[in-house]
Context: one part of a larger RNA
This record gives sequence, C1' cells and structure tokens, in this order.
RNA sequence: AGCAAAUGGUGGAUGCCUUGGCUAGUAGAGGCGAUGAAAGACGUGCCAGGCUGCGAUAAGUCUCGGGGAGCCGUCAAGGGGCUUUGAUCCGGGAAUUUCUGAAUGGGGCAACCCAGUAUAUAGUGAUAUAUACUACCGCAAUGCGGAGCGAACGUUGGGAAUUGAAACAUCUUAGUACCAACAGGAAAAGAAAUCAAAAGAGAUUACGCUAGUAGCGGCGAGCGAACGCGUAAGAGGGCAAACCACUAGCUUGCUAGUGGGGUUGUAGGACUGCAAUAUAGACUUAAACAAACUAAUAGAAUAAGCUGGAAAGCUUAAGCGUAGAGGGUGAUACUCCCGUAUAUGAAAGUGCGUUUAUACUUAGCAGGAUCCUGAGUAGGGCGGGACACGUGUAAUCCUGUCUGAAGCUGGGUAGACCACUAUCCAACCCUAAAUACUACUACUAGACCGAUAGUGCACAAGUACCGUGAGGGAAAGGUGAAAAGAACUGAGGUGAUCAGAGUGAAAUAGAACCUGAAACCAUUUGCUU
Repeated sequence: AGCAAAUGGUGGAUGCCUUGGCUAGUAGAGGCGAUGAAAGACGUGCCAGGCUGCGAUAAGUCUCGGGGAGCCGUCAAGGGGCUUUGAUCCGGGAAUUUCUGAAUGGGGCAACCCAGUAUAUAGUGAUAUAUACUACCGCAAUGCGGAGCGAACGUUGGGAAUUGAAACAUCUUAGUACCAACAGGAAAAGAAAUCAAAAGAGAUUACGCUAGUAGCGGCGAGCGAACGCGUAAGAGGGCAAACCACUAGCUUGCUAGUGGGGUUGUAGGACUGCAAUAUAGACUUAAACAAACUAAUAGAAUAAGCUGGAAAGCUUAAGCGUAGAGGGUGAUACUCCCGUAUAUGAAAGUGCGUUUAUACUUAGCAGGAUCCUGAGUAGGGCGGGACACGUGUAAUCCUGUCUGAAGCUGGGUAGACCACUAUCCAACCCUAAAUACUACUACUAGACCGAUAGUGCACAAGUACCGUGAGGGAAAGGUGAAAAGAACUGAGGUGAUCAGAGUGAAAUAGAACCUGAAACCAUUUGCUU
C1' cells in the first nucleotide's frame, strides 16, 4: 500500500407516518361597496417578536339564546387573575370600527399635509379644540341613483402569430390567444315574413342520433352542416296604427300629451248590430302559516386470565345493534372516549314555498261599404362580412356607399332565375325552465400523492432572498405513550464536549433526537506484497 471482516464516524436514501395537497361529486350560495368594499398601513396583551383576533370601547363592549366546568388564542413558558352570583366557549342581533384605499373638502411621493362653513367650549383677542358638512356625473332634483372590487361562466366591439399544408402566398391555426366595454346568477336566444314537400310540423335552449353523411376545399392540408327522429324542459305576452274621449298649443285644422280601444295570416282589428261578467293567470305588494338554514340535546352494550412498559392482542365466557361509518386512547376496541343509527330542538335573524287579501291582465256571434296593420324600410348596384358553403350557378342573413318599392286586388320565402303551387306576415318590445361556471359555504368519495411526491407553500410562504421595476421566487415535516427534556458528582477554559448517576420499555430514542442504505473517512484484527 492493497484485500477481507468487524466496530464506529459522516451522510440522509429507504421503510412507516400525516397536519397538507390533487381530482371528482352532492347541496347551498352566487356577490361585496358612499350605512365607505376588496386590499392594506399603524396600533392593540402584564412583559416583548411573528401569526391569529380586534380598532383609541382595540385577543375585545352590550344583548338574546345554547352550554355546564373550567378558562385567560398560538409559538410558549413565567407572573398575575377570572369562574356555579354560570366564566371561557358556540350561534343570532347590536355598538365601536384610527389612517389609507372608488376615496369623495383641497392637495399628495397611498397610509401624509393643509383648509372652508355651521355650532359648542376656552381665551380680551389673534387663535386652539371638538362635532357635523363641503368631490364628480345622471335624473322627474330640499331627493334618489351611479362610481370601485371580485375565480370562472356570458354578450358585444377589436383581434394575432407560432403551427399545419412535410417549402409557401389562398387556406389552416381561429374568430382561438389576447385587449376593451358591460351584465347576470346565470347570460344570450325566443313566440315564425320558420321549416317542409303535396304529407305535414308549430317559440327558444341543451343533449343523443342523423354523420364525419350532403357539401365546401391551392378539390391540397383540412373544414363540415341541415331536414328528420329520440330526449330534457316547457309558457306565452305587451306595444305602434285605425277609431273614441279629454287636455294643451296656436298658424282654426293640424300638432303634441294622457286615457280608452287594439295586436293577427284558414288574415286580424277599427267600424255597425247582437250578447255578456264566465274562466284562467309564471310575474307585483302585504299578512299569516310552514319545511329548511344559522348554536345544540338524548343516544345501547365487557369482564376475567395470559404476554407485555402499556392491551384494544391471545384464551375463556358475555352483551348491544334502526348504532360493526370514522377518529382517538401507551400495539389491532361494536360494548373506554368523541361519535355513528335514530329521535328531538330556536329567544333572534334568514326563509324556497303554501294560503288569503289587494292590484293587474284575460272571452263570444254576425255584417263586409270605408279605414288601419311598423319606410329611407324590403329590394337593387358596388365593396366587405356571416352562413359547413373560399364568388362559385350562390339562394339566405348583416351593411360602408349610391339608390329605392308595394301597401291586403298587398308583401316575404321555398339555394341562380321564371311560372304554378305551398307556406309565412319583416322593417317595435318583453319573457321562467331545461344549458354554462365555481372565487365562496357544508358534506362525501378516490385501483390519487405521501415531504426531490402532492399546490410554489404540510413549517414565520407568495415568506426569506433576487431585481430600479414589471417580475422572479426557494429551502425547511417526524424525541417519547408521557418531558418523565437528564437532579447531583467528576474532567475541562466557571467552555464545547465527555465520564458517571438518574428517567424511560428503549438514550446507538438526548433535543444536530423514528428507521438510518450508499458514496466517503477512521480504528481493530487477519491475509498478501
């Protein structure tokens, strides 16, 4: 020096564990905000720092309920207190709620500075202090409303590129990402100028088929319906006009307002005549009732022996079960504890819903002379866009621009266009449910993870730290059943540490603490050279 074994050190893999995550589901809730939000700054405890709570009434105040023996949040003790005259704690309601922040009296480099007006107090007074008010915008205006924030879902206005086409330009990615505006618990859409095809259907939305079909397409890559069928859910209404009445204005026969009337296509209504108060109703308001929610209450049944530090294990013998879900307890507990099945419960607040009342809306028959039935609209030209449909034979829908009807003997559509036929009635508005989503609340589940995994975060985590900033962004879990966390003695620098002693089942469980692999470093022994 090498090899081997043993014993240690170092190191923190592995195993086991779980306070935390992940993914779904069910039910709720779907908003908060000028009565000052979300988010913060600074304070606040007997002492002092972080987290939590709270706001100068500051880990809290009052009240109404629950509850019944301990409590003064946590790291985390110490000291001092509170409590059966019912504390701590849990739930409903109320009070307080500094400063910043839409931030709103003015300003400002957020958490700061400086005012005006009114009233009160103090002062001879200048002033000081306290309270209240003082921003802007809209409207029917002594008042009412708005603003700002919020995860996804929604509508609208804008709108890429990487990519694919094995290059690339039409095309695709894609009306996606992203930006902006605005809304709701959903939004949007919606009661046929719709489809269909000689038979008919009957608003919208969503799902399963139709169907990767018909088509579109440098006919490339790719894009991709509808009719119809089956389901979920189901609901229909209101205006404009004709006509009538009233009011107002004046240019004296028109205009405007209000009320009545009226709302459709086998046309309907006005108008004229007859008849008449039945029937039904998702919506609005109020009251009563009630399920439910926001604390809770009761809740069955086991002993002995053995092993062991400890019994829930084993043996023997029992019991309960509308409860043998789950968790905890010194190892694995139906019968020890919390619970579970089941039954019960609210002073206060909320309250889908039901009933009643109120208010509102809602019907028929005949006649056919006259009047009405949504105009810069429908349609057309040019240019774009949407339709599965890229200009194509391109209908249909939207419109930047130029034009421009009919008006019920009317008009639109049926994929160029014409005829016939069929069908519907545009140019006004509203409308629940089935559908989408989950920041939030409660509960449940997992052939999901188990600390390099699972969220970036199981820990003082969006922390430490980095960056001028936008922004980036960690590492870090485990003594033991219980601190019983090692009194005392000795060595040592009144050290670190070690040797005893003691605790404990165990201390090679000693806080650098469960297990404790490998690399690596030593010591001892043996062998080889």
About this RNA:
Model confidence (mean pLDDT): 85 of 100. A computed fold for a 529-nucleotide part of an RNA from a Paludibacteraceae bacterium, annotated as large-subunit ribosomal RNA, domain I. The source organism's lineage runs through Bacteria, Pseudomonadati, Bacteroidota, Bacteroidales and Paludibacteraceae. Rfam family: Bacterial large subunit ribosomal RNA.